[in-house]
Molecule: transfer RNA
Organism: bacterium
RNA sequence: GCGGGUGUAGUAUAGUGGCAGUACAGGGGUCUCCAAAACCUCUAGCGGGAGUUCGAUUCUCUCCACCCGUG
Numbered sequence: 001g002c003g004g005g006u007g008u009a010g011u012a013u014a015g016u017g018g019c020a021g022u023a024c025a026g027g028g029g030u031c032u033c034c035a036a037a038a039c040c041u042c043u044a045g046c047g048g049g050a051g052u053u054c055g056a057u058u059c060u061c062u063c064c065a066c067c068c069g070u071g
Base pairs, nucleotide, nucleotide: 001070002069003068004067005066006065007064010024011023012022013021018054026042027041028040029039030038047063048062049061050060051059
């Protein structure tokens, strides 16, 4: 340089054109003599930009970061 892949919450991960879920972590509460565990609840997210579309996390282009292959 060329080709391919991945990018979603602090972490790990699901999802698919129509409200973004789960688990752990974090805050609060119930329980307990206290704590742990358990249970309830809350917070928090689609890498940046542009395009298509009534509507984009999803489709297209481009850029960025990382990974794999290849010269």